RNA sequence: GGCCCUAUCGUCUAGCGGCCUAGGACACUGCCCUCUCAAGGCAGUAACACGGGUUCGAGUCCCGUUAGGGUCA
Numbered sequence: 001g002g003c004c005c006u007a008u009c010g011u012c013u014a015g016c017g018g019c020c021u022a023g024g025a026c027a028c029u030g031c032c033c034u035c036u037c038a039a040g041g042c043a044g045u046a047a048c049a050c051g052g053g054u055u056c057g058a059g060u061c062c063c064g065u066u067a068g069g070g071u072c073a
Stems, first nucleotide, its partner, number of pairs: 001072007010026004018056001028044005049065005
């Protein structure tokens, strides 16, 4: 340098163009329970890497950028 794959809450992950103002687990916060802690129950906070395009509608499809990984030389 060429080609291919990946990027979603703090972490891991679901998502087959409309049912998604994005769900789950762990973590975190508050409350309940308890003499206290842990465990358990209830509730809450928190995310689509960035910029364009396609479309009536994009986390999802296309292009580029950035980052990571693989492969060829």